[in-house]
Context: one part of a larger RNA
RNA sequence: GGCAUACGGUGGAUGCCUUGGGUCUGAGAGGCGAUGAAGGACGUGAUAAGCUGCGAUAAGCUUCGGGAAGGUGCACAUAACCUGCGAUCCGAAGAUUUCCGAAUGGGGCAACCCUCUAUGUUGAAGACAUAGAAUACCGCUUGCGGUAAGCGAACCGGGAGAACUGAAACAUCUAAGUACCCCGAGGAAGAGAAAACAAUUGUGAUUUCCUGAGUAGUGGCGAGCGAAACGGAAAUAGCCCAAACCAGUCUUGCGUGCAAGAUUGGGGUUGUAGGACUGAAAUAUAGAAUGCAGAAAAGAAGUUGAAGUGUCUGGAAAGUCACACAAUAUAGAGUGAUAGUCUCGUAAACGUAUAGUUCUGCUACUUAUCAGUAUCCUGAGUACCGCGAGGUCGGAGACGCCUUGUGGGAAUCUAGCGGCACCAUCCGCUAAGGCUAAAUACUCCUCAGACACCGAUAGCGCACUAGUACUGUGAAGGAAAGGUGAAAAGAACCGCGAACAGCGGAGUGAAAUAGAACCUGAAACCGUAUGCCU
Numbered sequence: 001g002g003c004a005u006a007c008g009g010u011g012g013a014u015g016c017c018u019u020g021g022g023u024c025u026g027a028g029a030g031g032c033g034a035u036g037a038a039g040g041a042c043g044u045g046a047u048a049a050g051c052u053g054c055g056a057u058a059a060g061c062u063u064c065g066g067g068a069a070g071g072u073g074c075a076c077a078u079a080a081c082c083u084g085c086g087a088u089c090c091g092a093a094g095a096u097u098u099c100c101g102a103a104u105g106g107g108g109c110a111a112c113c114c115u116c117u118a119u120g121u122u123g124a125a126g127a128c129a130u131a132g133a134a135u136a137c138c139g140c141u142u143g144c145g146g147u148a149a150g151c152g153a154a155c156c157g158g159g160a161g162a163a164c165u166g167a168a169a170c171a172u173c174u175a176a177g178u179a180c181c182c183c184g185a186g187g188a189a190g191a192g193a194a195a196a197c198a199a200u201u202g203u204g205a206u207u208u209c210c211u212g213a214g215u216a217g218u219g220g221c222g223a224g225c226g227a228a229a230c231g232g233a234a235a236u237a238g239c240c241c242a243a244a245c246c247a248g249u250c251u252u253g254c255g256u257g258c259a260a261g262a263u264u265g266g267g268g269u270u271g272u273a274g275g276a277c278u279g280a281a282a283u284a285u286a287g288a289a290u291g292c293a294g295a296a297a298a299g300a301a302g303u304u305g306a307a308g309u310g311u312c313u314g315g316a317a318a319g320u321c322a323c324a325c326a327a328u329a330u331a332g333a334g335u336g337a338u339a340g341u342c343u344c345g346u347a348a349a350c351g352u353a354u355a356g357u358u359c360u361g362c363u364a365c366u367u368a369u370c371a372g373u374a375u376c377c378u379g380a381g382u383a384c385c386g387c388g389a390g391g392u393c394g395g396a397g398a399c400g401c402c403u404u405g406u407g408g409g410a411a412u413c414u415a416g417c418g419g420c421a422c423c424a425u426c427c428g429c430u431a432a433g434g435c436u437a438a439a440u441a442c443u444c445c446u447c448a449g450a451c452a453c454c455g456a457u458a459g460c461g462c463a464c465u466a467g468u469a470c471u472g473u474g475a476a477g478g479a480a481a482g483g484u485g486a487a488a489a490g491a492a493c494c495g496c497g498a499a500c501a502g503c504g505g506a507g508u509g510a511a512a513u514a515g516a517a518c519c520u521g522a523a524a525c526c527g528u529a530u531g532c533c534u
Stems, first nucleotide, its partner, number of pairs: 001533009015519001016483002020454002022451007029443002031151002039100003042055003046078002050074002061094006070082003105114003115133007135148006155186001156184004166173001170220001196203002207234004217225002238435003241379001245266010271413001273378004277372004286366002291362006302350003308323003312319001324341002326330001332344003384408008394420001415430005470477002490518001493505004
C1' cells in the first nucleotide's frame, strides 16, 4: 500500500408522514372608492426584533345575540391581571380609525413642508384647537346641491395593430385581427324582434351547442384558409319613439288674427301595409317591471344527538380472545399501535337577528274594437351610382350583400329594398330612430365536496418571519429552509476540562446509536481493530 471482515465518523439519499399545493364540481358573490378605496408609512404589548391584529379609544371600545370555564394571538417564559355581577371565544350592528395614497387648500424628493377663511382659548400680537377651502360637468341660481375621478384576476365591446414563423428560399398569402398598447361597460357583455331566410312547399327576433362539414367555396388553386341554410337541442318575450293630427305656453313677423318657429301634453308605431282624419261602439282584458300589506320557505353564530365491558400481549390497546349493544348515525378526523359503541363529529331533528327571495291580494304605470278611403304622414346629403378601401368562405374575380373615405345624388305606397353580375316574371320584406330577460363566457374572492393529482430537488416561486433574505441605478430577477418524544418527562446532581465547548457517570423514557447539529439514516469520502498478501 491492497483486499476482506467487524465497528465507527461524515453525509442526508431512501422509506414513512403532512400543516401546503394542483385540477375540477355544485352553490354563492361578482365589485371597492370623496361617508376617502386598493396599497402602504409610522405607531400600538409589562418585557416586544419579526408575523398577525388594531389606530393616539391603537393584540383593542360599545350594544345585541350565542356560548360556558377558563383567559391575556403566533409564542411553550416570568410578572401583573381578567373571569358565574358570565370573561376569553363565535356571529351581527355600531364607535374610534394618525399620516401618505384618486389625494382634492398650496407645494413636494409619497408617508413631509407652508397657507387662507370662520369660530373659540382673548382685549391684542403670537401660538393652539375645531370646521371649511382642488378641478370638470350638470341643476337651481350667485353659493348651495348632485355627479365624476382612482383601484381590481379573467371574461366582454370598441379603437389602433406587429414580427418571428409556415410556404422547406421569398414578395401575394400565412402567423393574425393573434401578441402588445389605448378607451369603455357589466355581472355578464355584445346581438336582437326581418328593407331576414327560402324556393314554387315553407320558416318566422337574437344567442349558444350538436349536425351540416373539413362539405360548398377560396387559394403564388401553393402553404393553407374555410362558411351558410335545412335538421336536432338549450332558452324563450316582446316592445317604445319620430311624423301626420289636436290642445296649451312662449318668441318672431306683420295685414291684429293669422302664419312660422320653439317647447310641453295628448295621439300614434306598421307590410294581409299601418296610422292620422271622418263615423260608430265600449269601460273590458292582460302584464317581467312600482309601492304597500299578509303568508311561506330558506337562513348568522349555534343546540340536541344512539350504542361496551372484561381477558391476554405490550411503555401505551383502538390489536387478540370472550360475551354484548346501536344503526334514518359503519362519512371522516383524533385519542400512547388498527375504535360503529372514548372524544369531536355523522344521520335525523331543532333554533335564528338584519337584509334579501318566492307566493297571494291591492295598487302606480302600460295595454283594446268595427266601417269608410278623398286628403295627409310613415326616419335625406339617406337610398342609389362612380372612384378608393375594409368585412364575409369569397386574395378584383362574372362579384352580389354589409360598412364608408371621396364626388354626384332620388322616390314617397300607382312607392322602395332584396332573392350572389345584369334584365324580365315571380316571391320575400319595409332601410336611413331606439330599448329588451333567458339559454352563453369568465373566476381576484366565499362555502361545501371530489380526485387511477403531488408528497418537501415533488406540488404554487413560497407547507417555515416568501415575493422574504439576497442581486440590480432601474425595469426586474429571486432562493434555501418541514419531522425529538405518546407526553418535555428537554437530562437534578457528580466528575474530566480554561470552559456558557465537548465528553463520561447518574437520572427520565418503551427506546437517548430518540439528546435538541434530535424519525429512518443509503452511497461517495475519512478512520480504528483483526486477518491475509506485497